[in-house]
c-di-GMP-I riboswitch aptamer from a Thermoanaerobacterales bacterium, 85 nucleotides, folded computationally. The source organism's lineage runs through Bacteria, Bacillati, Bacillota, Clostridia and Thermoanaerobacterales. The sequence was found by an Rfam model in a public genome assembly. Of the family's consensus pairs, 95% are formed in the model. Its Rfam family is "c-di-GMP-I riboswitch aptamer". Gene Ontology term of the family: cyclic-di-GMP binding.
RNA sequence: CUGGCAAAAGGGCAAACCUAUCGAAAGACAGGGACGCAAAGCUACGAGUCUACGGUGAACACACUAGGAUAGUCGGGUUGCCAAG
Numbered sequence: 001c002u003g004g005c006a007a008a009a010g011g012g013c014a015a016a017c018c019u020a021u022c023g024a025a026a027g028a029c030a031g032g033g034a035c036g037c038a039a040a041g042c043u044a045c046g047a048g049u050c051u052a053c054g055g056u057g058a059a060c061a062c063a064c065u066a067g068g069a070u071a072g073u074c075g076g077g078u079u080g081c082c083a084a085g
Stems, first nucleotide, its partner, number of pairs: 012037002017032003021028002035072001041078003045075003048070003054065004
């Protein structure tokens, strides 16, 4: 450096969709439901993406903008179960 040992055991979470609630929206949350996930546990620090109540411009249509959202977009930080070593 490359390949194998990688299969087990106990389990965990829960996409789309449906219903209820909140929200301007994105979306969140509760119940149902499983597409999948070895961190699909937590965290908004960096990047990306989504929304635009409000603000700015146009003043017909619209455009821009995050204080919002996304951790199941990626990275970072951090915590955890079993086995092998």